[in-house]
RNA sequence: UCUUGAUAAAGUUAAACCUAUUGAAAAGUAGGGACGCAAAAUUACAGGUCUAGGGCUUAAUUCUAAGAUGGCUGUGUUAUCACA
Numbered sequence: 001u002c003u004u005g006a007u008a009a010a011g012u013u014a015a016a017c018c019u020a021u022u023g024a025a026a027a028g029u030a031g032g033g034a035c036g037c038a039a040a041a042u043u044a045c046a047g048g049u050c051u052a053g054g055g056c057u058u059a060a061u062u063c064u065a066a067g068a069u070g071g072c073u074g075u076g077u078u079a080u081c082a083c084a
Stems, first nucleotide, its partner, number of pairs: 003084001004082002013036001017032006035071001041077002045074003048069003054064002
């Protein structure tokens, strides 16, 4: 340095759900809580997915991202430990 990931050590993160709050919604934030995670760290660049206030259209509908998502995939950058 690369691969790999323990019935090891240290440390980090925190699903569902509940409360408060922001938002049209998806969802975000804070507190509680732990299902999980060795990149479940970060970047919204490409793809996917979710929402549809506004806009288009309509008889109703539908369509649409400028909104959201990294705990969906790829890509870029960085990173703890070491029985092997």

Predicted 3D model of an 84-nucleotide RNA (c-di-GMP-I riboswitch aptamer) from Peribacillus frigoritolerans. Of the family's consensus pairs, 94% are formed in the model. The sequence was found by an Rfam model in a public genome assembly. The source organism's lineage runs through Bacteria, Bacillati, Bacilli, Bacillaceae and Peribacillus.